[in-house]
This is a predicted structure of a 529-nucleotide part of an RNA (small-subunit ribosomal RNA, 5' domain) from an uncultured bacterium. Its Rfam family is "Bacterial small subunit ribosomal RNA". Rfam links the family to the GO terms structural constituent of ribosome and ribosome. Model confidence (mean pLDDT): 81 of 100.
Context: one part of a larger RNA
RNA sequence: GGAUGAACGCUAGCGGCAGGCUUAACACAUGCAAGUCGAGGGGCAGCGAGAGAUGUGCUUGCACAUUUUGUCGGCGACCGGCGCACGGGUGCGUAACGCGUAUGCAUCCUACCCAUAACAGGGGGAUAACACUGAGAAAUUGGUACUAAUACCCCGUAAUAUUACUGAAGGCAUCUUUGGUAGUUGAAAGUUCCGGCGGUUAUGGAUGGGCAUGCGUUGUAUUAGCUAGUUGGUGGGGUAACGGCUCACCAAGGCGACGAUACAUAGGGGGACUGAGAGGUUAACCCCCCACAUUGGUACUGAGACACGGACCAAACUCCUACGGGAGGCAGCAGUGAGGAAUAUUGGUCAAUGGACGCAAGUCUGAACCAGCCAUGCCGCGUGCAGGAAGACGGCUCUAUGAGUUGUAAACUGCUUUUGUAUGAGGGUAAAAUUAGAUACGUGUAUCUAACUGCAAGUAUCAUACGAAUAAGGAUCGGCUAACUCCGUGCCAGCAGCCGCGGUAAUACGGAGGAUCCAAGCGUUAUCC
Numbered sequence: 001g002g003a004u005g006a007a008c009g010c011u012a013g014c015g016g017c018a019g020g021c022u023u024a025a026c027a028c029a030u031g032c033a034a035g036u037c038g039a040g041g042g043g044c045a046g047c048g049a050g051a052g053a054u055g056u057g058c059u060u061g062c063a064c065a066u067u068u069u070g071u072c073g074g075c076g077a078c079c080g081g082c083g084c085a086c087g088g089g090u091g092c093g094u095a096a097c098g099c100g101u102a103u104g105c106a107u108c109c110u111a112c113c114c115a116u117a118a119c120a121g122g123g124g125g126a127u128a129a130c131a132c133u134g135a136g137a138a139a140u141u142g143g144u145a146c147u148a149a150u151a152c153c154c155c156g157u158a159a160u161a162u163u164a165c166u167g168a169a170g171g172c173a174u175c176u177u178u179g180g181u182a183g184u185u186g187a188a189a190g191u192u193c194c195g196g197c198g199g200u201u202a203u204g205g206a207u208g209g210g211c212a213u214g215c216g217u218u219g220u221a222u223u224a225g226c227u228a229g230u231u232g233g234u235g236g237g238g239u240a241a242c243g244g245c246u247c248a249c250c251a252a253g254g255c256g257a258c259g260a261u262a263c264a265u266a267g268g269g270g271g272a273c274u275g276a277g278a279g280g281u282u283a284a285c286c287c288c289c290c291a292c293a294u295u296g297g298u299a300c301u302g303a304g305a306c307a308c309g310g311a312c313c314a315a316a317c318u319c320c321u322a323c324g325g326g327a328g329g330c331a332g333c334a335g336u337g338a339g340g341a342a343u344a345u346u347g348g349u350c351a352a353u354g355g356a357c358g359c360a361a362g363u364c365u366g367a368a369c370c371a372g373c374c375a376u377g378c379c380g381c382g383u384g385c386a387g388g389a390a391g392a393c394g395g396c397u398c399u400a401u402g403a404g405u406u407g408u409a410a411a412c413u414g415c416u417u418u419u420g421u422a423u424g425a426g427g428g429u430a431a432a433a434u435u436a437g438a439u440a441c442g443u444g445u446a447u448c449u450a451a452c453u454g455c456a457a458g459u460a461u462c463a464u465a466c467g468a469a470u471a472a473g474g475a476u477c478g479g480c481u482a483a484c485u486c487c488g489u490g491c492c493a494g495c496a497g498c499c500g501c502g503g504u505a506a507u508a509c510g511g512a513g514g515a516u517c518c519a520a521g522c523g524u525u526a527u528c529c
Base pairs, nucleotide, nucleotide: 001529002528003527004526006525007524008523009522010521013381014380015379016378017377018376019374020373021339026337027336028335030334031333032332035082036081037080040079041078043075044074047073048072049071050069051068052067053066054065055064056063057062089292090291091290098217099216100215101214102213103212104211105210108209109208113205114204115203116202117201118200119199121155122154123153124152131144132143133142134141135140161184162183163182164181165180166179167178168177169176170175218264219263220262225255226254227253230252231251232250233249234248235247236246237245267289268288269287270286271282272281273280274279294315295314296313297312298311317328318327319326320325345371347370348369349368353367354365355364356363357362384415385414386413387412394406395405396404397403398402420466421465422464423463424462425461429456434451435450436449437448438447439446440445473518474517475516476515477514478499479498480497484513485512486511487510488509494501495500
């Protein structure tokens, strides 16, 4: 000199863009953060409509009231499907194939999506909801009876799926490809606008993952030996798959001064800061990967989890309790306490982008987009401009009736209006989807036209009016280092980054005048180069 997720002191006009618990992975009140589908199903608690019945009014077929009915729109709860494994957070652990890079899989899986081929015949038993009835303070839960499905089960049919035997071709050790024979396993219907949507099987693709390997990846040798599933083999088991992954038996191996093992520290990378570079430091924000979800363990479901807002067990903590027993998990967004030098609102909207579900309308979305707070940073703008010498008054200094300086500075005159205040106008972020119509045309796709949809926000921006009006500080002035005099103090009070200054003429302390440097900031502290 540069830099910072900074803090502290003094000061402070505005805007744009960014950033904002670095400490206690400490504890959490409250609200929200993952639902959706009635075009899968039985139903009907609530809402609206219709129909029936009864009563009242009575204009004699209308109004009101009560009641019945799932008939319709729709729909709480329930069964079922898909999603909840994404998105969001944090950096505890991890020195590891965790990450980076480069390869391999003749050891693998992949819901939704795309392409191709084939199929969808027949039957059955339950169960939730609802109803009745118990237990319990509650959380919750038992029994009886009924019922549905794209829930579940059985039979038939099939393969390039899979098992066994066998033939041929090929390769890279296991093997791969392609034939034959025998065995095993499948489907679900709804809407029909008869187009389709959905289902099953197989193959291929795409996407996402899994596994293995070479190389690289902090410090300590005042850590030198470590290892029994340990190293290898055979055979079972297990996995999507290879493998001591696991087990039985057998052998005695395996790693290590090219640093094993142990201990300490630490998420890794793209990047960021600095530097001419080499390098050093760092891992906030953004992106990729990993790990974790109070602590530890376990599996279930599922295409995918050993699952942040799922389950079970154990532990600590908090809460409720009728003492028998129960409930909870902010390292999601806000917010609270604590810790700390220190870090924000219990805000708005799904308008856009994206996600889940749905044919769609749409619903949900603290993702996201916006707004609020903070000079935390970067960038930009302003706090006026021109003229004006009696070089005014005042202050300060001196060689002191005067001179110098503050200083064109002020007053005064003219101008401008960024900004400010007031009033008015106000684009784009929106085009799709959807609805209606038209064309090609035939009911669905493509195109066109119209309608509808804006949180931010009447914001940005523009115009008009007014009037210099609303706006400057901080640090320093001995040398390094730009900027000097006076007064006070008298090794005192104090200063200080280093050298050092102060003991009676201090340009170094304190004040004043003046000057210098930056400027809505300026200094100090901390850390890195």